[in-house]
RNA sequence: GCCCCUUUAGCUCAAUUGGUAGAGCAACGGUAUCGUAAACCGUAGGUUGUCAGUUCAAUUCUGAUGAGGGGCU
Numbered sequence: 001g002c003c004c005c006u007u008u009a010g011c012u013c014a015a016u017u018g019g020u021a022g023a024g025c026a027a028c029g030g031u032a033u034c035g036u037a038a039a040c041c042g043u044a045g046g047u048u049g050u051c052a053g054u055u056c057a058a059u060u061c062u063g064a065u066g067a068g069g070g071g072c073u
Stems, first nucleotide, its partner, number of pairs: 001072007010025004019056001027043005049065005
């Protein structure tokens, strides 16, 4: 220098080929217990890396760009 992959909640990851963004763990509250943990129920937490474009509508499609990883020379 060229090519490919990833980027979504505090962490690990989904979202079936465009239609209101979810799960597990963690956090917080509650039930229960003499008490703690486990268990069970619930709550909160997201400008989907950034900026544009297409569209009635974008996590999803297109372009540029940041970060991380891999390959080739």